A computed fold for an 80-nucleotide RNA from Desulfonema ishimotonii, annotated as c-di-GMP-I riboswitch aptamer. Its mean pLDDT, the model's own confidence on a scale to 100, is 83.
RNA sequence: UUUCGUAAAAGGCAAACCAACCGUAAGGUAGGGACGCAAAGCUACCGAUUCGAACUUUUUCGGACAGCUGGGUUGCCGGA
Numbered sequence: 001u002u003u004c005g006u007a008a009a010a011g012g013c014a015a016a017c018c019a020a021c022c023g024u025a026a027g028g029u030a031g032g033g034a035c036g037c038a039a040a041g042c043u044a045c046c047g048a049u050u051c052g053a054a055c056u057u058u059u060u061c062g063g064a065c066a067g068c069u070g071g072g073u074u075g076c077c078g079g080a
Stems, first nucleotide, its partner, number of pairs: 002080004012037002017032002020029003035067001041073003045070001047068001049064006
């Protein structure tokens, strides 16, 4: 550097659900909680999904989602 995640160790994240707050909503934040995750780290760039408004009725505008997928970028441990 490439590739892999069978075994081990150190650590990490945290679905559903619960209750608080923010938001019209999708959803978000912090706490509890663990279904899972080797990028379930970061990034809305392509597509998907999703919410709101407008509208010429199939488009436009503004959002959400990184735990749907692809891309970009960085990276722990161990094996080959």